[in-house]
Molecule: transfer RNA
Organism: Minisyncoccota bacterium
């Protein structure tokens, strides 16, 4: 310097003919079972704002295109493979 491929909550990973983002695991809180612990079960778990009801942001960073974008487009980071 060329081609390609991936980025999502603390982690792993889902959701793609563009239509409710985070399912499912893990791991943490909180309760249960125990004389007490593992195990196992039940709940809950992205962040703001709010007494709540409900409201808004958010899928690497910015822009485009659309009624609508994780998705489809342009630039760039960062990773990872290939060619030279």
């Nucleotide at each position: 310097g060329c081609c390609g491929a991936a980025g999502u909550g603390g982690c792993g990973g889902a959701a793609u003919u563009g239509g409710u983002a985070g399912a499912c695991g893990c791991g943490u809180g909180c309760g249960a079972c125990u004389c007490a612990a593992a195990a196992u079960c039940g709940c809950a778990u992205u962040c703001c704002a709010g007494c709540a009801a409900u409201g808004g942001a958010g899928u690497g960073a910015g822009g485009g295109u659309u009624c609508g974008a994780u998705u489809c487009c342009c630039u760039c980071c960062u990773u990872c493979g290939g060619c030279a």